Record summary: A computed fold for a 357-nucleotide RNA from a Candidatus Cloacimonadota bacterium, annotated as Bacterial RNase P class A. Of the family's consensus pairs, 98% are formed in the model. Its Rfam family is "Bacterial RNase P class A". The family's RNA type in Rfam is ribozyme. Taxonomically the source falls in Candidatus Cloacimonadota (Bacteria, Pseudomonadati). Its mean pLDDT, the model's own confidence on a scale to 100, is 80.
[in-house]
RNA sequence: UGGGAAGCUCAGAUGUUCGCUGCUAAAUGCAGAGGAAAGUCCGGACACCACAGGGCGGGAUACUUCCUAACGGGAAGCUGCAGCAAUGCAGAGCCAGCUCCACAGAAACAAACCGCCGCUUUGCUACGGCAAAACGGCAAGGGUGAAAUGGCGGUGUAAGAGACCACCGGUGUCUUUGGCGACAGAGACAGCCAGGAAAGCCUUAUCCGGUGCAAUGCCAAAUAGGAAAGCAAUGAUGUGGCCCGCAUCGCUUUCGGGUAGGCAGCUUGAGCUGUUUUGUGAAAAACAGCCCAGAGGGAUGAACAUCACUUCCGGGAAACCGGAAGCACAGAAUCCGGCUUACGAGCUUCCCAUUUU
Numbered sequence: 001u002g003g004g005a006a007g008c009u010c011a012g013a014u015g016u017u018c019g020c021u022g023c024u025a026a027a028u029g030c031a032g033a034g035g036a037a038a039g040u041c042c043g044g045a046c047a048c049c050a051c052a053g054g055g056c057g058g059g060a061u062a063c064u065u066c067c068u069a070a071c072g073g074g075a076a077g078c079u080g081c082a083g084c085a086a087u088g089c090a091g092a093g094c095c096a097g098c099u100c101c102a103c104a105g106a107a108a109c110a111a112a113c114c115g116c117c118g119c120u121u122u123g124c125u126a127c128g129g130c131a132a133a134a135c136g137g138c139a140a141g142g143g144u145g146a147a148a149u150g151g152c153g154g155u156g157u158a159a160g161a162g163a164c165c166a167c168c169g170g171u172g173u174c175u176u177u178g179g180c181g182a183c184a185g186a187g188a189c190a191g192c193c194a195g196g197a198a199a200g201c202c203u204u205a206u207c208c209g210g211u212g213c214a215a216u217g218c219c220a221a222a223u224a225g226g227a228a229a230g231c232a233a234u235g236a237u238g239u240g241g242c243c244c245g246c247a248u249c250g251c252u253u254u255c256g257g258g259u260a261g262g263c264a265g266c267u268u269g270a271g272c273u274g275u276u277u278u279g280u281g282a283a284a285a286a287c288a289g290c291c292c293a294g295a296g297g298g299a300u301g302a303a304c305a306u307c308a309c310u311u312c313c314g315g316g317a318a319a320c321c322g323g324a325a326g327c328a329c330a331g332a333a334u335c336c337g338g339c340u341u342a343c344g345a346g347c348u349u350c351c352c353a354u355u356u357u
Stems, first nucleotide, its partner, number of pairs: 001353010012307007020032004034329001038340002041338005046212004053244004058208005063077005078091005092203002097201002099197003113142002115138004120133005150168002153165003169193002171190008216264004226255006235249004271290008309326007
């Protein structure tokens, strides 16, 4: 200097004037839209239904240990794969069963296309053998393929082959070392030696009642305590589906009428900030301090000035000066913890390559 990887911070500031909302008796006395407020994807707090009781069905998660209210989240680690590397991604089970692996190829849970060898027969012969057929043996060589009976070197054989042997790899059993553990090593014995796919069906383990602030509660007001049809205890209804149980006693449909107002829920929280201690860390504990939107067709704004930042132009060795333009993604609606997505400016660390000293 170039390319790459991982993380962090900010998201303009101040002043004047006017305006809006909340608190307060009152007020410029204080406060007033994010780091994602988005998506509505997970988990909860809270509210109500309410036997959330049992089962079926359905769904989610899936290495180990730890954190957390919990999670499909986070931290640290283990194993595998990719990458030169920083780093990234993934994670139960294929000896429970089933299914699939096109085409090519002899053959993809099975087998002989080209071949190698033997015995017999026939022909030829230079008498060494050669060729063909039938039968038998082989899977070591070649070919096909993403993948074809573990690799390499020998022994052995008619020719071969873990048939046997040494070494290596995998697998299994036992012993042992380190680790909380997933796992990582070491040794002995054993010839046991054919895959992949479970984002294939499936199996195993763990977990899951539902609906949601349009939840829910209170007050006031108004009307028609309307009409009709049907079901009805051997029934109906009861917050996802079905069955059993339990509780209650009515339920469904159509037509028609009244109301749509006000108050609460509504913001003090698994809250935030700082310090210390413990821990590799996520985080936890203790102490101290702070209060930090609550709107309701929906407040949180407008103007001016100065400064900061970015880009361009001019001057300058540089610092800097002058001018112009601009400033991303985007707006709370019950609240909180995560995940995912959108995006401007800057900072830090690490890896690789090249060059210079």